[in-house]
Annotation
The RNA shown here (Bacterial RNase P class A) has 381 nucleotides and comes from a Candidatus Troglogloeales bacterium. The prediction has a mean pLDDT of 75. Rfam family: Bacterial RNase P class A. By type it is a ribozyme. It was read from a public genome assembly, where an Rfam model found it.
């Protein structure tokens, strides 16, 4: 000097004039008006996960149905985040992981090719038998080591053995099972014993483990206003105990029980309300009405302690938007970063993705230059 890897904060500060918004204080009936504190993110964005809040006349059990899927932490949870471990990839600093089960069942593996999993002889090799002979041919048995096809061909290499071959034999290495031994645990390491075979996909259906009421701030509360408490339908069931009326048949009224339906995913089975009562269906009023939810929190910063680390404890400090069709803004000046080879001055520029709506942790994706620390090449000393 190039060329790549990993991470870190940062997204300007400040003064004057002025315009808007919320709060507090004083006047004030209100409004103004006066002083005083605040006023868009690191990703608000994407609705992709999880939650905290709020509702639903029981929110419980069991199918379905969905998620997730190494192993140990962390965390309020998660599909995050952290460390290992197992596979992949790069020369390497790193990175990626789609990482339980393929002998419980089904399914697929196009074409190619003999043959693709209960999967095999094209092309060859070797033996014999009958012919042919310059070069070879049926047929029969024997073989999968060589060769082609393919992504992937009934372990892999070497040697020995064999008519030619083959785990047929050995020796590594693979895989199976059995122990030491290290690790919480995934797993690793070492030894021994076995010639031992039925390939891959589960981001195919499946099985195996966990986890899963629903719906959502347009959830919802409170106050006020208004309308037609409007029309139709269904179901109006049934036991039993007690008072009381009565001649008596019935008749009132309280009680428990039950019964059509009705209950915020589907289904069942329970449960709940339920007869002057429930529950569909049409149509009419409000819905531009007012406050609350609406901002002090699993908040956030620091130092000890413990941890390998996310993190977690104690102790101290601190409060950073609440609009309500939608405010956080405009102008002047200095300072700061940066560019123009390099210092100084002068002078010219630049400053990116991007706008809160209940909040809050993640993830995903946009994006400017600054800073660290590492790796490779090349050159010089």
């Nucleotide at each position: 000097g190039g060329a790549g890897c990993g991470g870190g904060a940062c997204a300007g500060g400040u003064g004057g004039c002025u315009g808007c918004u919320c709060c507090c204080u004083g006047u004030u009936a209100a409004u103004a008006c006066a002083g005083g504190g605040g006023g868009a993110g690191g990703a608000a964005a994407g609705u992709c996960c999880g939650a905290g809040c709020u509702c639903c006349g029981c929110a419980g059990g069991g199918c379905a149905a969905g998620g997730u899927g190494g192993u140990c932490g962390c965390u309020a949870a998660c599909g995050g985040c952290g460390a290992c471990u197992g596979g992949g990839g790069g020369u390497g600093a790193c990175c990626c992981u789609a990482a339980g089960g393929a002998a419980a069942g089904u399914g697929c593996c196009a074409c190619a090719g003999a043959a693709a999993a209960u999967a095999g002889a094209c092309c060859g090799c070797c033996u014999g038998a009958c012919g042919g002979u310059g070069u070879u041919g049926u047929c029969a048995g024997g073989u999968a080591a060589g060769g082609g096809u393919g992504a992937a061909a009934c372990g892999g290499c070497g040697a020995g053995g064999u008519a030619a071959g083959a785990g047929c034999u050995c020796a590594c290495c693979g895989c199976u099972c059995c122990g030491g031994c290290g690790g919480u645990g995934a797993c690793g390491u070492c030894g021994g014993a076995g010639g031992c075979a039925c390939g891959g996909c589960a981001a195919a259906c499946c099985c195996c483990a966990c986890c899963u009421g629903g719906a959502g701030c347009a959830a919802g509360a409170u106050c006020g206003a208004a309308u037609a408490g409007g029309g139709g339908g269904a179901c109006g069931u049934a036991a039993a105990g007690g008072g009381g009326a009565g001649u008596a048949a019935u008749c009132c009224u309280c009680u428990u029980g039950a019964u059509a339906g009705a209950g915020u995913g589907g289904c069942c089975c329970g449960c709940u309300c339920a007869a002057u009562g429930u529950c569909c269906c049409c149509g009419g009023g409000u819905c531009a009405g007012a406050u609350c939810g609406c901002u002090a929190g699993a908040g956030c910063c620091g130092u000890a302690u413990g941890g390998c680390a996310a993190c977690a404890u104690c102790c101290g400090g601190u409060c950073g938007a609440g609009a309500g069709a939608a405010a956080u803004g405009g102008u002047c000046g200095c300072c700061a970063c940066u560019g123009g080879a390099a210092g100084u001055u002068a002078c010219c520029g630049g400053a990116a993705c991007a706008g809160a709506a209940c909040u809050c942790g993640g993830c995903u994706u946009a994006u400017g230059g600054c800073c660290c620390a590492c790796u490779c090449c090349a050159g010089c000393a």